Model confidence (mean pLDDT): 77 of 100. This is a predicted structure of a 78-nucleotide RNA (Glycine riboswitch aptamer). Of the family's consensus pairs, 89% are formed in the model. Its Rfam family is "Glycine riboswitch aptamer". Rfam describes the family as follows. This family represents the bacterial glycine riboswitch.
RNA sequence: GCGGGAGAGCCCCGCCGCGCACCGGCGGCGGGCACCGAAGGAGCAACCACCCCGGAACCUCUCAGGUACCAGGACCGU
Numbered sequence: 001g002c003g004g005g006a007g008a009g010c011c012c013c014g015c016c017g018c019g020c021a022c023c024g025g026c027g028g029c030g031g032g033c034a035c036c037g038a039a040g041g042a043g044c045a046a047c048c049a050c051c052c053c054g055g056a057a058c059c060u061c062u063c064a065g066g067u068a069c070c071a072g073g074a075c076c077g078u
Base pairs, nucleotide, nucleotide: 001078002077003076004075009033011032012031013030014029015028016027017026018025034067035066036065040063041061042060043059047055048054
């Protein structure tokens, strides 16, 4: 580089833009409640290493991140 790759509201409110006779609609930003666990981060510690110094989970938390598609994505294959 290529291929695969999970979970969770395409909920509510406000503002701005597009458009419109009005409503509805589309996009962006911010906030609220609910939720997810697989960027990153933190915690526990089976284990590894060991003279000292260390390393360490897909478990736990949910600060960050995320909750239609797209994108992102630990990790796996090549």